Description: Glycine riboswitch aptamer from uncultured Arenimonas sp., 90 nucleotides, folded computationally. It matches the Rfam family "Glycine riboswitch aptamer". Clan: Glycine riboswitch clan.

[in-house]
RNA sequence: GCGACUCUGGAGAGACCGGCCAAGCCGGCGCCGAAGGUGCAUGGGUCCGCGAGAUGGACUCAAAACUCUCAGGCAAAAGGACAGAGUGGG
Repeated sequence: GCGACUCUGGAGAGACCGGCCAAGCCGGCGCCGAAGGUGCAUGGGUCCGCGAGAUGGACUCAAAACUCUCAGGCAAAAGGACAGAGUGGG
């Protein structure tokens, strides 16, 4: 370095409208990105073509806080990437 647990901090976006009161469920419109997930760059590998080389093409590996908004979320609560401290595992 890896993963687990505990404590602390921890953003964003409608307490939207209707159906029976916030929540919950269903329908509708508008939004958010920091559970999880998706996609890609530099670069690498293989193949093709070329007398050699350069250039080119295809496939593949592959990152993020970028990207998408599937999932999740849009009062509080809960959750929450990440950070700090601690415990113990292998």
The prediction has a mean pLDDT of 81.